[in-house]
RNA sequence: GUCUGAUUCUGGCUCAGAACGAACGCUGGCGGCGUGGAUAAGACAUGCAAGUCGAGCGGGACAAGUUUUGUAGCAAUACAGAACUUGUCUAGCGGCGAACGGGUGCGUAACACGUGAGAACCUGCCCAAAAGAGGGGGAUAGCCCGCCGAAAGGCGGAUUAAUACCGCAUAUUAACAAAGCAGCAAUGCGCUUUUGGAUGGGCUCGCGGCCUAUCAGCUAGAUGGUGAGGUAACGGCUCACCAUGGCUAUGACGGGUAGCUGGUCUGAGAGGACGACCAGCCACACUGGGACUGAGACACGGCCCAGACACCUACGGGUGGCAGCAGUCGAGAAUUUUUCACAAUGGGGGAAACCCUGAUGGAGCGACGCCGCGUGGAGGAUGAAGGUUUUCGGAUUGUAAACUCCUGUCAUGAGAGAACAAAACCCGCAAGGGCUUGAUAGUAUCUCAAGAGGAAGGGACGGCUAACUCUGUGCCAGCAGCCGCGGUAAUACAGAGGUCCCAAGCGUUGUUCGGAUUCACUGGGCGUAAAGGGUGCGUAGGUGGCGGGGUAAGUUGCGUGUUAAAUCUCAAGGCUCAACCUUGAAACCGCUCGCAAUACUGCUCUGCUCGAGGACUGUAGAGGAGGAUGGAAUUCAGGUGUAGCAGUGAAAUGCGUAGAUAUCGUGAGGAAGACCAGUGGCGAAGGCGAUUCUCUGGGCAGUUCCUGACACUGAGGCACGAAGGCCAGGGGAGCAAACGGGAUUAGAUACCCCGGUAGUCCUGGCAGUAAACGGUGCACGUUUGGUGUGGGAGGAUUCGACCCCUUCCGUGCCGUAGCUAACGCGUUAAACGUGCCGCCUGAGGAGUACGGUCGCAAGAUUAAAACUCAAAGAAAUUGACGGGGGCCCGCACAAGCGGUGGAGUAUGUGGCUUAAUUCGAUGCAACGCGAAGAACCUUACCUGGCCUUGACAUGCAUUGUGUCUACGGUGAAAGCCGUAUAGUCCGUAGCAAUACGGACGCUUUGCACAGGUGCUGCAUGGCUGUCGUCAGCUCGUGUCGUGAGAUGUUGGGUUAAGUCCCGCAACGAGCGCAACCCCUAUGAUCUGUUGCCAUUCCGCAAGGAGGCACUCUGAUCAGACUGCCCUGUGAAACGGGGAGGAAGGUGGGGAUGACGUCAAGUCAGUAUGGCCCUUACGGCCAGGGCUGCACACGUACUACAAUGCCCACUACAGAAUUAACCAAAACCGCGAGGUGGAGGAAAUCCCUAAAAGUGGGCUCAGUUCGGAUCGUAGGCUGCAAUUCGCCUACGUGAAGCUGGAAUCGCUAGUAAUGGCGCAUCAGCUACGGCGCCGUGAAUACGUUCCCGGGCCUUGUACACACCGCCCGUCACAUCAUGGAAAUCGUUUGCACCCGAAGUCCGCCCCCUAACCGCAAGGAGGCA
Repeated sequence: GUCUGAUUCUGGCUCAGAACGAACGCUGGCGGCGUGGAUAAGACAUGCAAGUCGAGCGGGACAAGUUUUGUAGCAAUACAGAACUUGUCUAGCGGCGAACGGGUGCGUAACACGUGAGAACCUGCCCAAAAGAGGGGGAUAGCCCGCCGAAAGGCGGAUUAAUACCGCAUAUUAACAAAGCAGCAAUGCGCUUUUGGAUGGGCUCGCGGCCUAUCAGCUAGAUGGUGAGGUAACGGCUCACCAUGGCUAUGACGGGUAGCUGGUCUGAGAGGACGACCAGCCACACUGGGACUGAGACACGGCCCAGACACCUACGGGUGGCAGCAGUCGAGAAUUUUUCACAAUGGGGGAAACCCUGAUGGAGCGACGCCGCGUGGAGGAUGAAGGUUUUCGGAUUGUAAACUCCUGUCAUGAGAGAACAAAACCCGCAAGGGCUUGAUAGUAUCUCAAGAGGAAGGGACGGCUAACUCUGUGCCAGCAGCCGCGGUAAUACAGAGGUCCCAAGCGUUGUUCGGAUUCACUGGGCGUAAAGGGUGCGUAGGUGGCGGGGUAAGUUGCGUGUUAAAUCUCAAGGCUCAACCUUGAAACCGCUCGCAAUACUGCUCUGCUCGAGGACUGUAGAGGAGGAUGGAAUUCAGGUGUAGCAGUGAAAUGCGUAGAUAUCGUGAGGAAGACCAGUGGCGAAGGCGAUUCUCUGGGCAGUUCCUGACACUGAGGCACGAAGGCCAGGGGAGCAAACGGGAUUAGAUACCCCGGUAGUCCUGGCAGUAAACGGUGCACGUUUGGUGUGGGAGGAUUCGACCCCUUCCGUGCCGUAGCUAACGCGUUAAACGUGCCGCCUGAGGAGUACGGUCGCAAGAUUAAAACUCAAAGAAAUUGACGGGGGCCCGCACAAGCGGUGGAGUAUGUGGCUUAAUUCGAUGCAACGCGAAGAACCUUACCUGGCCUUGACAUGCAUUGUGUCUACGGUGAAAGCCGUAUAGUCCGUAGCAAUACGGACGCUUUGCACAGGUGCUGCAUGGCUGUCGUCAGCUCGUGUCGUGAGAUGUUGGGUUAAGUCCCGCAACGAGCGCAACCCCUAUGAUCUGUUGCCAUUCCGCAAGGAGGCACUCUGAUCAGACUGCCCUGUGAAACGGGGAGGAAGGUGGGGAUGACGUCAAGUCAGUAUGGCCCUUACGGCCAGGGCUGCACACGUACUACAAUGCCCACUACAGAAUUAACCAAAACCGCGAGGUGGAGGAAAUCCCUAAAAGUGGGCUCAGUUCGGAUCGUAGGCUGCAAUUCGCCUACGUGAAGCUGGAAUCGCUAGUAAUGGCGCAUCAGCUACGGCGCCGUGAAUACGUUCCCGGGCCUUGUACACACCGCCCGUCACAUCAUGGAAAUCGUUUGCACCCGAAGUCCGCCCCCUAACCGCAAGGAGGCA
């Protein structure tokens, strides 16, 4: 960081840090110091890694010298040879070494290692001391000769030496020793024996350090003894005999893994992980076994045997062992040179010189790590260019660059040039003196030169986490550590610019510790998050009251030895610093031993009574076991009696005329125990309920008599343990799994009904589990209270009791402090403490698999992993939802009236069709909607013909021209082509003509651009619909809560209303409600023309004069406010009734629409971001289409008729409209209409009201209802009426006789019904929309139900919010795991067989130098 809308908690996952023998990607200048086969203990070519001593020995070779012989030669001399001396080298015998050094980590869970002790031992060379070293003998290798073999090698014969080998003598004692060499010498180096030391090693013991109990028992030399053997030494080490022991829950035995340690990494520490390099120990050396030699080995570069592998071969036979240093192959993500030197340090041999030394010292390779240095420094604004971005102004890259002035590290070139090295050796009596030796290395370092010249990258930029923009992409490509990004405006992909971080490195991956208090010792938990065992008894263990004495094990103090070095820390020093190195100090928290202390714990002795137990006296109880008895009810049997009963939401199955149900009494049988009965009682829990008898457990109270810590808890163990289940035997009335039938249902293996078997009951056994729950283990102590209830005791009082008071035990409720995440708990704790036990550690997989144990079985118990996910969860909050609850409202239902749904037509939509049937609207809230007017136009669609700066705007450049108008050709038009004519203003020059320039237009061409009803309403503005004119939605301050939030806004009343009143940790406020506005109902005042006409006058009348009273017009006021009265309630608000009033409780209607919801609707009304088109997706024109028709739906009109239709007569409106307009009278026409043109820019003119009413006809029929459809003839508008207008007349006369399921509107001047007007408009599809007036009802008991809404409350696993969430099967694919007949391999136990080398013992044919013996032979020895 991540679960939620938000919150707190629990809890997991993930990240930031440090580290590494690392690897991979990109990049790479220098140096120093380190470091480098972690995998295949896989296999290895080649070279080297252990030799040395001639002063142990005899030879050999070579050289020199001396002496000498032979041959040749006159001789010199040459050649060959011998002896001796000296020197060098050397195979062999002999000595020492080879057991060190170097490598690796297979094995090993062990006295292997660490640490600390110990006794029964060995120890070459070394040190110290003592003694000795006499006298003999026989061989053998080499060499020579012969033989065998390819080779490796072997055999035989002859001969020879020693510090090789063997007797004898000596050696305190039985046995048992010895060697010489060098040197002139002195003497030295050796040799033998003994003692002591040092060093190294062998052995024993205490303690310490891995996992696993799904390994619980292991052991026969096993445990001990006696005796013997064996070993350097103790020991069952081995053997004989005897005994039966020994180890184990403090984990034996088995399995897995592993070298151990100093230390390393991490961490605040405690811890955790690891054991590279360096150092100590161990183990191993191709695999397994074995011994020999030796002081030391069971031996890395020795031997023997077996095996695997490899090599050589003449095929007969031989040879080999890099886990030494380099190096090769292999496997692997991965780990270096077949280098130099013994100069130094160290080792072996030697008297020494010296030799050997892949130990070691160096160099090389690798950014593998740590450390250091550099890649330049200062100035430099036109803030250059370029890049990026942009709101086009700019901003940024950025003092960065260029440019100017400097510096010279590293690298480069030239020159100079180290330390590590003084011993050994020689001289010298000594002091001292002298000589030589460098792998690294011509390196480090120093000096000089030149020139900014040769030297920067990697990662990241959504949050965590420092750092942001553009473009591309469009759930694609991709990213990703976690959360998560990407579906056309991506700071998350890719590229770019910029920025941030680190830097010769930077990232990634892997691993460890940390964060993680997430195994909690330090330092956690278990009522509901994971977690208390179902309950008790009790073993081991753990823990344990009040005193005294002793002890000193724990504990504490002081000392002692040890705790290797290195490492770590501190201080100082050396490399220019650092890394690194050196020196010193400290530390090494542990163990051993000694002394001291005795508070606490332990041990031991002795007391005490308060813990615990006992005794006695009482007491309540569904405590347990066994027996006996009784009543009610069901069922069955019987009697009476007749037609139904039973059952349900409604039914049916079922029972009943073969007699049910009902009713009566008697009998049979089983089970259960009404009322009492109570958060009453008892019990450890499970559990226990009629009465009574017997037996029996526990509790409580009182007395304070006894014991004297006897206690608490309790792993294993044992016992008990509901219901259901199992076994055996009984029993069986009712009930009732399974099962049968009837219903319900889409189905109904269910719920409902009728039946019904196990079972339920008893006896004996098994099983051993439950939401076995207070979801709360047991025990003890401490800590304010109130109020019930059950059992006891005491007090007071009373005649006695009750009430009352005190106290103990139990059982409830409320609540203080405290605790808790909250809910809640709260003396019966979940508070504060102590002791002991059990249990938990993310979710799922899973309480599952395998294994073990138990069980007759069912099953129980113990109990994982792979794999998947980033959550799973607890409590509380706000909403939403509920076929939850309460209250309330609404034409919501109900009560009514009239419709729709059926018919015909109109209109809209879907669908179909089409070149096109343009587009949008789609539950309510699309569908007579956008559209208040589609024949052309509109028009966006289709077909065809045309135009391209465009039909329209602005600017620039450019051509021609001057504005007007007329005409021709072609064509459907648009358009294209062409002709004629006219000819602006200003300035300059000029008399003028005219020329030039400019302005304003038109035009040609070309640029910018125009244009788009093209896309995105899910990028937007604006506007609108809807919930809903519903009563709600919020804020400030305060208060409460850890917090989300709550309170206010809830409650009691009331209202149309969050309207008002009262109460209240709330007090106030805002947007809504209401009011303010308009119309209307009454009146007053004013106004009187175009309105009106009561009175008056004129007139026959119409009307006029006159008037403004009335009506009316339209302006201002008044009026209504629960104001008044009565009443309901404690009061208020308010309600009910009444008066007055035109109107009465918001009078009626309108306008007015809170916070918000629906990504609701609209880019096609306009605006607008982005994207797209640009001779076309723009523009013009003609024609067509939007009107197309098997069908479906919505909204309307007209009807189906008599409350009607037809005819005739006749009465009464309001509101509007009107100039390219409304149009009167009159005339024509049946009519639509025509002619006409008085009047009217309007209270003046035009505009018929109809239904109603009066009278007549029709008489219930497809009609005198109904009017569709069709024909004919007309009228009107218009350029045009065919697709495709309206109207009229005549004729025609369809469906339709009141409409299924379902559904809509309306509560009063309303519904219903009748007509009139207006907008759009040339005309019209209007039967639509918006208004106006006329006539004018019915009904509302009421709120159970349907729908919608409001408030409170409740549940919730929902929050995209029930159109939610979510479970299981099936199908397909993928991944992981279990089982499985069988089969193969590996490991291991036991038994047996074969059995190499080798050791020991016995015998020892054969063979045999040393000793004995004159000999024969013997002793002894080998095979």